[in-house]
RNA sequence: AUCCAUGGAGAGUUUGAUCCUGGCUCAGGAUGAACGCUGGCGGCAUGCUUAACACAUGCAAGUCGAACGAGAUAUUUUUGGCGUAAGUUAGAAAUAUUGUAGUGGCGGACGGGUGCGUAACGCGUAAGAACCUACCUUUCGGAGGGGGAUAACUCUGGGAAACUAGUGCUAAUACCCCAUAAAGCUGAGGAGCGAAACACUAAUAGUGGCCGAAAGCGGGGCUUGCGUCUGAUUAGCUAGUUGGUGGGGGUAAUGGCCUCCCAAGGCCACGAUCAGUAGCUGGUCUGAGAGGAUGAUCAGCCACACUGGGACUGAGACACGGCCCAGACUCCUACGGGAGGCAGCAGUGAGGAAUUUUUCGCAAUGGGCGCAAGCCUGACGGAGCAAUGCCGCGUGGAGGAAGAAGGUCCGUGGAUUGUAAACUCCUUUUCCCAGAGAAGAAGUUCUGACGGUAUCUGGGGAAUAAGCUCCGGCUAACUCCGUGCCAGCAGCCGCGGUAAUACGGGGGGAGCAAGCGUUAUCCGGAAUGAUUGGGCGUAAAGCGUCUGUAGGUGGUUUAGAAAGUCUACUGUCAAAGACCAGGGCUUAACCCCGGGAAGGCAGUGGAGUACUUCUAGGCUAGAGUGCGGUAGAGGCAGAGGGAAUUCCGCGUGGAGCGGUGAAAUGCGUAGAGAUGCGGAAGAACACCAGUGGCGAAGGCGCUCUGCUGGGCCGAGACUGACACUGAGAGACGAAAGCUAGGGGAGCGAAAAGGAUUAGAUACCCUUGUAGUCCUAGCUGUAAACGAUGGAAACUAAGUGGGGGUAAAGCCCCUGCUGUAGCUAACGCGUUAAGUUUCCCGCCUGGGGAGUAUGCUCGCAAGAGUGAAACUCAAAGGAAUUGACGGGGGCCCGCACAAGCGGUGGAUUAUGUGGUUUAAUUCGAUGCAACGCGAAGAACCUUACCAGGGUUUGACAUGCCAAGAACUUUUCAGAAAUGGAAGGGUGUUUUAUUUCGUUUAGAAAUAUCAAGCUUGGUCACAGGUGGUGCAUGGCUGUCGUCAGCUCGUGCCGUGAGGUGUACGGUUAAGUCCUGCAACGAGCGCAACCCUCGUCUUUAGUUACCUAUUAGGUUCUUUAAAGAGACUGCCAGUGUAAGCUGGAGGAAGGUGAGGAUGACGUCAAGUCAGCAUGCCCCUUACACCCUGGGCUACACACGUAAUACAAUGGUUGGGACAAUCCGAAGCGAUCCUGCGAAGGUGUGCGAAUCGGCUAAACCCAACCUCAGUUCGGAUUGCAGGCUGCAACUCGCCUGCAUGAAGCCGGAAUCGCUAGUAAUCGCCGGUCAGCCAUACGGCGGUGAAUACGUUCCCGGGCCUUGUACACACCGCCCGUCACAUCAUGGGAGCUGGUUUUGCCCUAAGUCGUUACCCUAACCGUUUGGAGGGGGAUGCCUAAGGUAGGGCUAGUGACCGGGAUGAAGUCGUAACAAGGUAAGGCUACUGGAAGGUGGCCUUGGAUCACCUCCUUC
Repeated sequence: AUCCAUGGAGAGUUUGAUCCUGGCUCAGGAUGAACGCUGGCGGCAUGCUUAACACAUGCAAGUCGAACGAGAUAUUUUUGGCGUAAGUUAGAAAUAUUGUAGUGGCGGACGGGUGCGUAACGCGUAAGAACCUACCUUUCGGAGGGGGAUAACUCUGGGAAACUAGUGCUAAUACCCCAUAAAGCUGAGGAGCGAAACACUAAUAGUGGCCGAAAGCGGGGCUUGCGUCUGAUUAGCUAGUUGGUGGGGGUAAUGGCCUCCCAAGGCCACGAUCAGUAGCUGGUCUGAGAGGAUGAUCAGCCACACUGGGACUGAGACACGGCCCAGACUCCUACGGGAGGCAGCAGUGAGGAAUUUUUCGCAAUGGGCGCAAGCCUGACGGAGCAAUGCCGCGUGGAGGAAGAAGGUCCGUGGAUUGUAAACUCCUUUUCCCAGAGAAGAAGUUCUGACGGUAUCUGGGGAAUAAGCUCCGGCUAACUCCGUGCCAGCAGCCGCGGUAAUACGGGGGGAGCAAGCGUUAUCCGGAAUGAUUGGGCGUAAAGCGUCUGUAGGUGGUUUAGAAAGUCUACUGUCAAAGACCAGGGCUUAACCCCGGGAAGGCAGUGGAGUACUUCUAGGCUAGAGUGCGGUAGAGGCAGAGGGAAUUCCGCGUGGAGCGGUGAAAUGCGUAGAGAUGCGGAAGAACACCAGUGGCGAAGGCGCUCUGCUGGGCCGAGACUGACACUGAGAGACGAAAGCUAGGGGAGCGAAAAGGAUUAGAUACCCUUGUAGUCCUAGCUGUAAACGAUGGAAACUAAGUGGGGGUAAAGCCCCUGCUGUAGCUAACGCGUUAAGUUUCCCGCCUGGGGAGUAUGCUCGCAAGAGUGAAACUCAAAGGAAUUGACGGGGGCCCGCACAAGCGGUGGAUUAUGUGGUUUAAUUCGAUGCAACGCGAAGAACCUUACCAGGGUUUGACAUGCCAAGAACUUUUCAGAAAUGGAAGGGUGUUUUAUUUCGUUUAGAAAUAUCAAGCUUGGUCACAGGUGGUGCAUGGCUGUCGUCAGCUCGUGCCGUGAGGUGUACGGUUAAGUCCUGCAACGAGCGCAACCCUCGUCUUUAGUUACCUAUUAGGUUCUUUAAAGAGACUGCCAGUGUAAGCUGGAGGAAGGUGAGGAUGACGUCAAGUCAGCAUGCCCCUUACACCCUGGGCUACACACGUAAUACAAUGGUUGGGACAAUCCGAAGCGAUCCUGCGAAGGUGUGCGAAUCGGCUAAACCCAACCUCAGUUCGGAUUGCAGGCUGCAACUCGCCUGCAUGAAGCCGGAAUCGCUAGUAAUCGCCGGUCAGCCAUACGGCGGUGAAUACGUUCCCGGGCCUUGUACACACCGCCCGUCACAUCAUGGGAGCUGGUUUUGCCCUAAGUCGUUACCCUAACCGUUUGGAGGGGGAUGCCUAAGGUAGGGCUAGUGACCGGGAUGAAGUCGUAACAAGGUAAGGCUACUGGAAGGUGGCCUUGGAUCACCUCCUUC
C1' cells in the first nucleotide's frame, strides 16, 4: 500500500456598449525528434521514425578423434634390399600428438534483425479435446546372431570456371536382415506387427552412449466464447459454397483438409461482401476521472528474409547466413556457361530536416557441440561518437561606498548599472601534477576486455568554466535613439502613415539555465461529439403529415424459476513497468528485494424475491368492441339555383368613351359609351361569416340527394395489456409545372404597344398567349410555420367562444391574462418552452454549398442522398443606448400662410472665384467663406516681386577693449550705406592736491560704477518658414433650443432603465396632480444694465423768474428708493393655470440688452498672442529704392443710387438724440461761385466748438418724356492733406449726360415704435477710395384665417442588416490578376477480378519403357527402390474483358481573394413597387412579373379578447 480519502483554476478575440450562442487562439505536460545561438564535468539511458532502396570489405554457427577410415609429425619395435661396419632405403605394427578434407552424430527451427503483408482465431483474455515432442528428469525392461555397400583415397576423363562423369579399394554409433517382445501398436475376436551400437579404459570395475515402454518438466499444433479501426457515395455475398451416425483418401491430430455421391443450403441492416488504413499486446504519453492518442528502446505473440511458387531433411522448417524452379537486378566469363542475396554487427552509396565505430573481449551472464580439456558465439559484457533525454555538481565564498571610472537616462538637481567591480581575507567541488589503488572471481587453484578505471592521499592556483529567450494585452519584465504603412514584426487580438514601451539598435529589467528558443506531432484546457457531461420556438438543429414492420419501452396481482442483480470463495490476467515499504551506488536519476488492491474473464457456493426478466394463472383503472344520442365548409358522386361579368341580336340615342399623378396607346359617325328587351357561355358561390366548425396534414364555404371516414357525450354489457413509439417500407400531400383529351367568361406569366425615366427589358395604362376549369395520369416540393415530433403522468387561479346534458356540476375542443417554475433575453406558462419517463428524427463556426461527383426516382423541369480543396476570424440570436427613415403622434419657430419692402435685370462701390503677372503676399470656402481677418494698402503698413546692400546681425543677455553721450557741416549714391572735417568732454564713488576764514563750496588729477556709443569673439539672436490633423487660449455653429447630468434607493444576469415616462399647463425639464422613487447640480427664470411712472436727496455749466441778482415749481441732471406679485374681482379647473375685468405710467416674461448647459462639427485661427516638434542660419534672417497687393474676355456674393409726380427743382419756414474735441474742435470777421484760404474769441467741455438735422410744412415751376427723371463716364480748371497724389487719394466749379421706364427661374428680411423711410454722430485716420462697420434720433405702417404643406428644432413612440452612425450599409454582371477545384475527346500508370491459352520446379497418383547390392525364392524371377514417360494441381507469362484508383489533358464551368476600375441600385426605414419561400416564364446585371403560401411587414381604421377602474 491494503478499509474510507488526496481530486477538477482559466484568458484573449464578434459589439458604441451588453448578455448569449459559437468558432479561432494562448498559458500545461510529453517526444527515438530536427533546426538556430551557445556550450564546463560526471552518472544512467537512448540513437535510420524516410527507400522491406541497392550494397564493396571483414566478421555474425559450429562442434565432436571418447562413432569411422585415410592422412601428417614424433618415438619405439620389426621385415626386406644394399653394405664388412657405421649406416641408408622401402614397408609393417604399436604408442603419443594433431586435426585440414571426408563418412557419421548433434546443432544450423535457438540466439540476432525487420514490420512488407495481415482487419485474421493474427493478437488479447477465458475455456476446451481429437494431438506431437529431440535434448533433460524419474521408472520398468532390453542390447542375441548375421549381411551388403559407399565417401574419402587411387586411376582415367570433360570443363575457362563453378563443378562433374567413369573405374577400382575401404571403415563405422552410416545402411539392411533374422531372433526376442513384459509393456506398446492394429484389431470385435482369433490373431498379427514392430528394437538396438558401440566407445573410452590395463580392467569382467567404472564412465559415456544405444533400443522398447510409461510418467513428468518445458515446448509446440488444433478448436471455441468474448473483445479488436474507418467508409452504406460498398447492399446483397457464396458453388467446396452449407450440411450429410454416407464411401474413400490424407494428417501427429479434429475437420470440405481433399475426393465421389446426395441434399440446397450458409452469411447479412446486431452491417455480410467490397474498398481504405494498420503488425497485436504488456505498456507509453496525457487527463480529476471517464476517456483520447500511441505501440521507439525492454518483454510476450505473430509475420517476413531480393520478388513469387515448391517441396526435401528433420523431434521440430516449408528453413535470414539450406535446396529446386521462375522473375528482376548486380557480378565473373575463354560467350559455351556460372555466382549472389546485410530487414545479423560494423560500414558504403542513395533518400531525407534527421540518427553513431568497418572498436576491445569471451573476464562475467547465456547458448551450441564435446566425457572433459576446450572450441565457437558482432548474443552479450565493455569502450568510442552525439547536450538526444533524465539526474547530480560547478563556474567561487565573506567583507567592501570615494556609492570610483565608463555606459544609459535626465526635470541638469540627480537617478541607475551597483556591493556589482577594484581592493582585503578565505575555500578547492571542478581542473592540472605526483603517489597508492580495488570490488566485479564462482567451487581450493587458475582466469579482468573494461583499466592503472572508480576510489583514496599529497601538492598548485580563483585559478579552466554562461548563455539563450523575452519585456503592447493574454504574460513576469521600460526607457532613449533610428525609421516613417517604408524597412519590418506577428501564436490570437494586432503594431508601423514624424513624438512606436509592438519594427531595428543601445541601456535597463524579467524568466530559465549547460542549456535556451523555434518548428513538427499527441493529450489537455474543449462540457467544441457531452456515459460521467450539450442541445434543437427565434442562435446550427423536429422528417410536410399519417399508417405501420423490425427494434426499444411497457398497467395490476399470485405462484414458481433464479438469467440480470447483490455477496463469499477459487483459478487466472507472464516478467518488467505503475503504486507502497525497505535496501545499494556520497545524493539523485538508476538498480535490487518484498508486498498487495481495484478491475476483467471463468468456475463453485450462498442470499433473497426489493426491482427488471422468464414460465403459468388471475384482475380491470390503459386500449378496444357493442348499445343510445349528437355537432360539423370532413371526403366522393349526381342533380338543381340565382346575382354579376363578357359576348351576340334588335330597339332608343347621337359624340364621345376609356384610362391616369398627368397623359397616351386603345374603342367610336361603318353609330361607341349609356339605356331597354331577348339569347349564349364559362367560372366563382355576396350577405350569413365569427382568434366559429371539421380534418393527420395539405386543406374544406350556394342548395338538395345518395354513399362514406373520424370525433364528442351518456349508460356501463363484453374482450382482458390486446399498449406507446417507430429505422427501413407504404399512403396522402398547396401552388406552379408536365403528358393526353376536352373547355375557355373573367383574370393573366410571356409577348406587343403607350407612358414615366438619364436609361426603364420595371412599378402605371391598353391589349393579350400559355395557364387558371374538367377527366385520366405524372411530379413530391413551400416561410408544407405554432419556424415548437409523438405518447403518458403531475404542477395556482380567472375569464371569452363551440359541442354534449332539462339544468347545475362534469367531460371534450378552441382563445386570452397570469402564479410557481423555466429561458441568453424575447417570451412560455394544465393546448408548457415547467417537473419526470419512453421512443424516433436532427445539429456541431461562417463561406465554398444544398454545389460537384456517384447512385436512386422522374417524360422533362427537377427531387432525394450529399462531399472536398480553398478561404475568413468571425458569421449569428436577444436585448440596450444613440443616429437615421421619401414611419407615426404632439408641440414650437417670420418655418409656411397673410402682408410690407427688397435681391436676381441697370450703373457704380466693395469682396471672392477664375485668368493674368516678376509679384498680383497669406488666411477664411454650404448654412456657419465672399463691405470676412482689414476700426481705413500712395511711402510706411507689407508678410509678395525686381534690384542694391549687411552678417553676433534691426532687437535681448553674458565677456573683452576703446570712447562720455551727443551734435554740426560736407562729398559719393536711388536710398540703405560709405568717406571727410569740426564741436564736446559730462554725472556718480573714493582718494590726493589747490583755492576759500573752519563751515558751506569751487577747481584740477587719478580711480570705481551705472547708462550710452564704437570695435572684437563665442554662446546665441532672428524667421508673417511648415504642421490648427501635436497644442493652449479665443471664436463660430446647432441655439437663448430646453435640454444635460449626479447621489441614494428600486428594477434588470448585464449594457442600462427609473428619477427625466403618463395626464394637464407653460416661452421654458415652467409649474401641478399622480407615480419606486426621494433629493440635488449645470441650464430656464430671477439677480445685472438701459428705457418707460412716481417719490426722496442734491442743485452747476442745466432749468425758471427776474436781469447780472435770486430761486429749485417745471424741464433736466444723477444717486437712492417705490412700483407689478395673476396681488384683487368674476368664470372655469382637483391643482398648476387659463379667459375676462377693475385699478394702474406699465398686466401677465412691460420693451430691449448682457448672459450661451452637457456636448457636436479632428469647424476656424501656428498671420493677434503663446507654444511642442521639424526646417533655414553670408539666409527662409536684416536694411533700402522702386514696383505689387488697385491687373481684367468672364462668373458669383453684399451694398449704394436709380428708373420718377406719394416725385424733381427753386425759395422760405419748424422740430432731435447719441457722440467728439489740445500736434484738437475751431467761433467771429474778411477773400473766393465753391472746395477752401487768412484771422484765431472761446473751450481739456451740461459752460466753448463741431451743430444750419433731413424727411416734413408753405409757395412756385415741371406734366409723363429717357424728361427739369437718372446720374455713370469723360474733358477742362481748381482746392486740401502729405517728403511724395503717375501707377494709386479726397473735395470743388464748369461742361459732358451712359445704362436704366420696377426686373426670368429662383430667392431674402421683417409681427410695433417693428418694417419702410429720413438724416446725424463715432472709431480707424496726415489724407482717404466709408456707398462699409458701430451707434443716435425723426416720420411711422400693413397683416397673422390657421398649422395641410416646405425648412429647422424639441418630446414620445415605432422599424433598422446603420454606430466613421443615411454623405450609412450593401447586391449582382462585366474588365484585370492570382489560387484551389469540377467537367472534358482522351492519354499514361497502379491495383483487383473473370474466362481461356501455356505450363517451370514440385508433392501425390499412374506406368506396358529402362536400371537395380542386402530380403524372399531359387533361379526364369518376386517384393522393394531408382530413372524416364505421363495425369491432376500449379507460380510466373500470354490473351480478351470488367471493377476501383492515381496522375495528366486542348478547351469549358462556376468558386474564392485582391488597389480607390465599369454599369446600375436589388436588400436594410413603408429602403421609396413591403420583404421572403416554392414554382414557371423572362431580362446586361442586380432583378422583374404571374400563381399559391408566410409575417420573420410599417402605418391607419374596424372587429374580437384581455387587464385596470

A computed fold for a 1509-nucleotide RNA from Chlorosarcina stigmatica, annotated as small-subunit ribosomal RNA. It is recorded under the gene name rrs. NCBI's taxonomy places the organism under Eukaryota, Chlorophyta, Chlorosarcinales, Chlorosarcinaceae, Chlorosarcina. The coordinates come from a structure-prediction model, not an experiment, and the mean pLDDT is 83. RNAcentral holds the sequence, with entries from ENA and SILVA.